The RNA shown here (small-subunit ribosomal RNA) has 1426 nucleotides and comes from Roseovarius sp. SDT2S22. It matches the Rfam family "Bacterial small subunit ribosomal RNA".
RNA sequence: GUUUGAUCCUGGCUCAAAACGAACGCUGGCGGCAGGCUUAAAACAUGCAAGUCGAACGGGAUCUUCGGAUCUAGUGGCGGACGGGUGGGUAACGCGUGGGAAAAUGCCCUUCACUACGGAAUAGUCCCGGGAAACUGGGUUUAAUACCGUAUACGCCCUUCGGGGGAAAAAAUUUCGGUGAAGGAUUGGCCCGCGUUAAAUUAGGUAGUUGGUGGGGUAAUGGCCUACCAAGCCUACGAUCUAUAGCUGGUUUUAGGGGAUGAUCAGCCAAACUGGGACUGGGAAACGGCCCAAACUCCUACGGGGGGCAGCAGUGGGGAAUCUUAAAAAAUGGGCGAAAGCCUGAUCUAGCCAUGCCGCGUGGGUGACGAAGGCCUUAGGGUCGUAAAGCUCUUUCGCCAGGGAUGAUAAUGAAAGUACCUGGUAAAAAAACCCCGGCUAACUCCGUGCCAGCAGCCGCGGUAAUACGGGGGGGGUUAGCGUUUUUCGGAAUUACUGGGCGUAAAGCGCGCGUAGGCGGAUUGGAAAGUUGGGGGUGAAAUCCCAGGGCUCAACCCUGGAACUGCCUCCAAAACUACUAGUCUAGGGUUCGGGAGGGGUGGGUGGAACUCCGGGUUUAGGGGUGAAAUUCGUAAAUAUUCGGAAAAAAACCAGUGGCGAAGGCGGCUCACUGGCUCGAUACUGACGCUGGGGUGCGAAAGUUUGGGGGGCAAAAAGGAUUAAAUACCCUGGUAGUCCAAACCGUAAACGAUGAAUGCCAGUCGUCGGAUAGCAUGCUAUUCGGUGAAACACCUAACGGAUUAAGCAUUCCGCCUGGGGGGUACGGCCGCAAGGUUAAAACUCAAAAAAAUUGACGGGGGCCCGCAAAAGCGGUGGGGCAUUUGGUUUAAUUCGAAGCAACGCGCAGAACCUUACCAACCCUUGAAAUCCUGAUCGCGGUUACGGGAAAUCGUUUCCUUCAGUUCGGCUGGAUCAGUGAAAGGUGCUGCAUGGCUUUCGUCAGCUCGUUUCGUGGGAUUUUCGGUUAAGUCCGGCAACGGGCGCAACCCAAAUCCCUAGUUGCCAGCAGUUCGGCUGGGCACUCUAUGGAAACUGCCCGUGAUAAGCGGGGGGAAGGUUUGGAUGACGUCAAGUCCUCAUGGCCCUUACGGGUUGGGCUAAACACGUGCUAAAAUGGUGGUGAAAGUGGGUUAAUCCCCAAAAGCCAUCUCAGUUCGGAUUUUCGUCUGCAACUCGACGGCAUGAAGUCGGAAUCGCUAGUAAUCGCGUAAAAGCAUGACGCGGUGAAUACGUUCCCGGGCCUUUUAAACACCGCCCGUCAAACCAUGGGGGUUGGGUUUACCCGAAAACGGUGCGCCAACCUUUAUAGGGGGCAGCUGGCCACGGUAAGCUCAGCGACUGGGGUGAAGUCGUAAAAAGGUAGCCG
Repeated sequence: GUUUGAUCCUGGCUCAAAACGAACGCUGGCGGCAGGCUUAAAACAUGCAAGUCGAACGGGAUCUUCGGAUCUAGUGGCGGACGGGUGGGUAACGCGUGGGAAAAUGCCCUUCACUACGGAAUAGUCCCGGGAAACUGGGUUUAAUACCGUAUACGCCCUUCGGGGGAAAAAAUUUCGGUGAAGGAUUGGCCCGCGUUAAAUUAGGUAGUUGGUGGGGUAAUGGCCUACCAAGCCUACGAUCUAUAGCUGGUUUUAGGGGAUGAUCAGCCAAACUGGGACUGGGAAACGGCCCAAACUCCUACGGGGGGCAGCAGUGGGGAAUCUUAAAAAAUGGGCGAAAGCCUGAUCUAGCCAUGCCGCGUGGGUGACGAAGGCCUUAGGGUCGUAAAGCUCUUUCGCCAGGGAUGAUAAUGAAAGUACCUGGUAAAAAAACCCCGGCUAACUCCGUGCCAGCAGCCGCGGUAAUACGGGGGGGGUUAGCGUUUUUCGGAAUUACUGGGCGUAAAGCGCGCGUAGGCGGAUUGGAAAGUUGGGGGUGAAAUCCCAGGGCUCAACCCUGGAACUGCCUCCAAAACUACUAGUCUAGGGUUCGGGAGGGGUGGGUGGAACUCCGGGUUUAGGGGUGAAAUUCGUAAAUAUUCGGAAAAAAACCAGUGGCGAAGGCGGCUCACUGGCUCGAUACUGACGCUGGGGUGCGAAAGUUUGGGGGGCAAAAAGGAUUAAAUACCCUGGUAGUCCAAACCGUAAACGAUGAAUGCCAGUCGUCGGAUAGCAUGCUAUUCGGUGAAACACCUAACGGAUUAAGCAUUCCGCCUGGGGGGUACGGCCGCAAGGUUAAAACUCAAAAAAAUUGACGGGGGCCCGCAAAAGCGGUGGGGCAUUUGGUUUAAUUCGAAGCAACGCGCAGAACCUUACCAACCCUUGAAAUCCUGAUCGCGGUUACGGGAAAUCGUUUCCUUCAGUUCGGCUGGAUCAGUGAAAGGUGCUGCAUGGCUUUCGUCAGCUCGUUUCGUGGGAUUUUCGGUUAAGUCCGGCAACGGGCGCAACCCAAAUCCCUAGUUGCCAGCAGUUCGGCUGGGCACUCUAUGGAAACUGCCCGUGAUAAGCGGGGGGAAGGUUUGGAUGACGUCAAGUCCUCAUGGCCCUUACGGGUUGGGCUAAACACGUGCUAAAAUGGUGGUGAAAGUGGGUUAAUCCCCAAAAGCCAUCUCAGUUCGGAUUUUCGUCUGCAACUCGACGGCAUGAAGUCGGAAUCGCUAGUAAUCGCGUAAAAGCAUGACGCGGUGAAUACGUUCCCGGGCCUUUUAAACACCGCCCGUCAAACCAUGGGGGUUGGGUUUACCCGAAAACGGUGCGCCAACCUUUAUAGGGGGCAGCUGGCCACGGUAAGCUCAGCGACUGGGGUGAAGUCGUAAAAAGGUAGCCG
């Protein structure tokens, strides 16, 4: 940062930091210091990595100054057990740390003593052989510091205490040597305490195993080995088995505690192709030694031989990936040697690599007309930018040249003519990478158009992308930058420091109780823990601090501190543990009361259902929303009497009782557990919790045997339905009941583990006790069980002495959602199944609580022609008109539930006109600017072509204005050129403006306060009232605004003013017409006023607001009708009224003209007109008006209809009805063919009141009747207006529709046209089972038995010593043979891990598949758990 419309919380995912033996991409100037196969402990060509000593020995060779010198194969000595590389094995006394005893130690140091006398061989050499080679046989001869014997023994070793045993090497001038013994130092061996990964889906392991005795063996202890004896030993504080791993100092990260890690450097260990074995030696079970076996590889003459880079280089291989087959022995070390010296891939150096850390550079100054150019732009400018150029300065670095160290000391320098110094040279050779939506520093243009692509998380892209790609600009780092992997951090996200468990994940269903953990008061002892002090150790390096050296730094050196640990000594005694006592407050016991559906077994009563029997009665009963299945004339149902059987316990009954929980309810008897109150004494911490263990544990289910009245899974039938394997109905089997035995689970819930203590009060209720009196009340107290509420807690809801508060102890459990409480394995079960319990894969959420609005086949209140009550229609016919669909060259376009459809259109023959066909024009029909020409332009006559637009010709008239006198300015026309024009082309989902609708509904908000962590709430809710959020009252609210109302217009009444038109009461004239005089009273006109306010009275209400009635009044409770339309909703409508961003067209999507089309015609809907007739038709009369029109004007002119009255028609498809059609006309117009209106004669269709359904209207209204007007020829059944006549009904608000307020639920917020579940079909992914098959590990039994050592034997063989008769014998030994042990190998049987596997099971994923609609609202049958 990310769950939400918003909020808070829980919780995961992700990012920013640091680090690396790294790799990859782009880029790359220099130097210093470091580092460089993490993979195949896979295989290795070639060279080198361990030799040295002639002062141990004989011999050989070369040289010789003849004195000797040098070299050396062999014998001999020392060293090849160090140094170097690697991490396969090892979970171990392997390592770390600290101790220990039973023991060895070459070379080195110290001390004591000695170094005497002899002997026999052998390699080499020489001779004879074998073999391809490696190598080797026989014979002769020879030396030693090689080998052997004897002597001696201070000390040494053994001993039966008598005694016995054991040494040596020379050379000499010296140094170096040898032997015995004692001590030291060093080094290795052995033993012990503590620490040292994960898994219990590894719980038992072990026979030399555990111990003892005797013996053997070793340098040494020891079952190390052996014989016998005993039966032990390890293990829940995790044995054994499995997997993984070298350990440490350290490194990295962190505030720390911790976590991760074990490259380079250093210490230890282990192995050296794999397995086994010993020899030699002071030291090895030996990297560059030996023997054997197996694999691989090489040589071979096929007989046989050789080899082991996990040394340094190097090769191929593996891999994302890791260097030169270098130089030297100068330095530091090592081996040998008396030494010179030799050897040394240890080492020191160089080479390669930006792999890392550190340092330096790629220039500095000045330079504005802010150059050119790029990019953007509101077109003015801005920006790259002092940046560049130009002028001037410097030379780090680089290059060239000269000099030239330290490390080395008397001498010796690989690196190296290097570091460094000096001089010269020219701005000269030297900048990239990533990013710019938020997190996260940094913004614009173009292209693209859910495409291409980006992406760490959220996410971006569907024509205006700061998110893709490019450009410009900007930000960051810099010889590097970015990406990727890994570690730690952030993450208090495993919580020791430092988390939680009522509802988010999380309290076992409940007891008893073992181990363990914890535990009341007080006194003493001892000193394990604890605390203080001392000693030893804690390798060096590293980290830290202070100095110092490389010009600085990295790096290096010196010193200090530290290494928080372990061992040991001394001291203290508060606390914990231990030990010896004491106590009574916890716990328990005793006595006396009390309450109770506590448990088990037996007995028993009543009501009801059902069944059976008898009686009465007759046609129905039953059941439902309505029905049917079903029962009934063979007598049901109903009613009455009697009987049978089984199960369950009405009323009492209560947030009442009891029990640990599950659970327990008629009455009674027996047995029995616990609780509580009161009192006295006793015991003396006996307590709490409780892993494993063990017992109990609803319902359903299982087994056996009973029982079976009612109810009732399954199965059946009837309904409902699109279907109905359901809900409803009918009957009905397991089961429900009893006995015995299993199962062991539930939403087994207070979703709240047990125990103890503490922390305000109030009011109920159950069981006891005490006190007071007022004798049925009050108060106190103990134990239960509830309600509201304080402090406090909580994310909130809420909890609150019965805590979810404050503390302590013990146990259980949690760590994102899904996969999954699933798979596999184990255990339990007769089965069903239970318990324990993962992973792959997948998502960025999934949750909790509360808020606002919305919705509900939730609730309450209220309103409306909403329904009801009425009147008249539509839907059926004919016609008009609009639309859909169809058709067409075109039938232009738009509008689409209400809120499109007689709508835009207040009027399509041409025009309109946007559409189609054809023919024309291209700066264009119209605007502005530029250039050139002309001075006009224009009007007019006539002819020709053409459908016209238009093209060509032609007659006549006319010759602009200003002026500085300049074609100078303006104007006009024509021609040209390009800027531009033009577009009813697209986007109403880029927009403005205008408009519809909810709705003339009563709502929508703001400020301050208060409450809440917050979203928000309060106000605006509540009680009344109103048409109204209208008003009143109350209230943590008080006020304001937009709406309501009022103000405005019109109609009603009256008055004032005025009297042209208008009017005419009275007067006069009259042609009889308000015509005239006259008048302004009336009507009227048009200005201004008055009037109505619940103002008055009665009642009601709360003494309010108001309501009901009355009086007065022209009008009475909003007087009537208009105009007026809050915040907002529908991405509502309109780019074709207009305006406008962007995109598109430019001889065309622009412009002009003619003709056609918008008027088509199987069909369907809407809106209307006209009818079907007598409440009528027809003919007369009535007939006076008003809006308005006719050119201005109140002056003049202008038409009615219905009702009513008279006449006629007399119930018919008619004297109803008028469609359709023939024909003749009139009018308008350039023109009525496509395609106008009207009229006359004639024609005379359907239709006899309309199915389902549906519309309007509450009073001057509906209905009915005519009249007028607009739009510029003509065209109305449309629209907008005008008046005439003039009703019916409303009990009441249950229901339908719409709306308002309050409340409630919610898994919806795109807000129910919402959300969402499961099967099936297709695709992909991982996984379980799976006949079997392949491979690894391991165990047991048996077979085989290399080499070696050990034991036995030793016919054969043998120089040293002894005896001797010298032939030989003895002692001792060798070969050989043999025994046990044993590597490899084999056979058989298990256990275990992994791979593959036809088929099969479920799971997961995803723009638009199928079927239904299970859940969430009472989700339409409340839901859920077992």
The source organism's lineage runs through Bacteria, Alphaproteobacteria, Rhodobacterales, Roseobacteraceae and Roseovarius. Its mean pLDDT, the model's own confidence on a scale to 100, is 83.